[in-house]
Context: one part of a larger RNA
RNA sequence: CUGGGUGUAAAGGGCGCGUAGGCGGGGAUGCAAGUCAGAUGUGAAAUCUAUGGGCUUAACCCAUAAACUGCAUUUGAAACUGUGUCUCUUGAGUGUCGGAGAGGUAGACGGAAUUCCUAGUGUAGCGGUGAAAUGCGUAGAUAUUAGGAGGAACACCAGUGGCGAAGGCGGUCUACUGGACGAUAACUGACGCUGAGGCGCGAAAGCGUGGGGAGCAAACAGGAUUAGAUACCCUGGUAGUCCACGCCGUAAACGAUGAAUACUAGGUGUGGGGGGACUGACCCCCUCCGUGCCGCAGUUAACACAAUAAGUAUUCCACCUGGGGAGUACGGCCGCAAGGUUGAAACUC
Numbered sequence: 001c002u003g004g005g006u007g008u009a010a011a012g013g014g015c016g017c018g019u020a021g022g023c024g025g026g027g028a029u030g031c032a033a034g035u036c037a038g039a040u041g042u043g044a045a046a047u048c049u050a051u052g053g054g055c056u057u058a059a060c061c062c063a064u065a066a067a068c069u070g071c072a073u074u075u076g077a078a079a080c081u082g083u084g085u086c087u088c089u090u091g092a093g094u095g096u097c098g099g100a101g102a103g104g105u106a107g108a109c110g111g112a113a114u115u116c117c118u119a120g121u122g123u124a125g126c127g128g129u130g131a132a133a134u135g136c137g138u139a140g141a142u143a144u145u146a147g148g149a150g151g152a153a154c155a156c157c158a159g160u161g162g163c164g165a166a167g168g169c170g171g172u173c174u175a176c177u178g179g180a181c182g183a184u185a186a187c188u189g190a191c192g193c194u195g196a197g198g199c200g201c202g203a204a205a206g207c208g209u210g211g212g213g214a215g216c217a218a219a220c221a222g223g224a225u226u227a228g229a230u231a232c233c234c235u236g237g238u239a240g241u242c243c244a245c246g247c248c249g250u251a252a253a254c255g256a257u258g259a260a261u262a263c264u265a266g267g268u269g270u271g272g273g274g275g276g277a278c279u280g281a282c283c284c285c286c287u288c289c290g291u292g293c294c295g296c297a298g299u300u301a302a303c304a305c306a307a308u309a310a311g312u313a314u315u316c317c318a319c320c321u322g323g324g325g326a327g328u329a330c331g332g333c334c335g336c337a338a339g340g341u342u343g344a345a346a347c348u349c
Stems, first nucleotide, its partner, number of pairs: 003321004007303002012317001014201004021194003025088007033081002035077008049065006091191001092188003095184004103177007110154001115149007125136002162169002206247006215241002220236004258316006266294011298305002322349003331342004
């Protein structure tokens, strides 16, 4: 390389949009590039193969044939691929009607709680632990009542419930805005799928500038524990956590399962629509989309998966190829830095 693979053994890109490329629905008709058939030319010799022959045999040598699977020219075929024209509607998209949703961005508002401040009541403890101590408190704490300040998060509802491509999204209201779903079948008429590069989004932590700072809390300090205790426990406490703008670009970014399409027993929940039957919101039956559980065939090394496939097939992309060395070194690119990305070898088992 081929092959075989990628849920857990090595291996699915964190996620999307999309360029080139690859692949692509039904019918009619033309062309003939691919494809197929015939003919002609060429495909040196040697080698190889077959048959026969020559050296006593063999290696070796000689003759003849086949072959040289290729290329060019030319004549045809038109099923398939390609390409041109016409056409179709089921793929895809648009329109109309409808309901669902923590989808996004911005603004405004609300109550509970913690902390702090002021005032009242009130007196000796509070707090904390396995037990204590550090700490707070007669300069009046803890507790309790009233008022005020400020920041952050939104109990119940809440649900293997919903929405989003992923990261993620949860108090209420308003404005702007994205997507999906159902019904209809009016319109376009293959406009599709995937997607190397590229561009964008991307938890937490971290970084820059300026704000903010209640609670929590790396670092740090003290008290304990202990042989020690640079920890676990306790009392404090700064970055940070919050906001705006700009970077970073990584995660067990997980369903450890790429995207798309079609097909392949059932059963039972649940969310959002539609239809039927019914006196009837219900119940029941059918159906589309989502989300769970169980389970046959099949698959699997087993576990398990099983219409939300890890089954049966097709298309495209990404990735793997023994362990360590190593996601390291060097170089390139990116970054303010931290570092990220690409990514070896010697050696060794």
Molecule: small-subunit ribosomal RNA, central domain
Organism: metagenome